Predicted 3D model of a 74-nucleotide RNA (transfer RNA) from a Candidatus Omnitrophota bacterium.
[in-house]
RNA sequence: CGCGGGGUGGAGCAGCCUGGUAGCUCGUUAGGCUCAUAACCUAAAGGCCGCAAGUUCAAAUCUUGCCCCCGCAA
Numbered sequence: 001c002g003c004g005g006g007g008u009g010g011a012g013c014a015g016c017c018u019g020g021u022a023g024c025u026c027g028u029u030a031g032g033c034u035c036a037u038a039a040c041c042u043a044a045a046g047g048c049c050g051c052a053a054g055u056u057c058a059a060a061u062c063u064u065g066c067c068c069c070c071g072c073a074a
Stems, first nucleotide, its partner, number of pairs: 002072006010026004020057001028044005050066005
């Protein structure tokens, strides 16, 4: 150099094929419950999707280039 998979809140993952205001679990914070802690219940904050460009009324999703991680082959 070649091939494949991946990059989405603090962590782990969906959503992409089939474009239409981004979701789940855990965690965090606040409140409730309790003598108290854990557990349990309720609510909230936190990401505009690796970077850039293009197509489109509209892009996490389609196209192109680049960056990073993992694996295969050499």
The organism belongs to Candidatus Omnitrophota, within Bacteria. The coordinates come from a structure-prediction model, not an experiment, and the mean pLDDT is 83.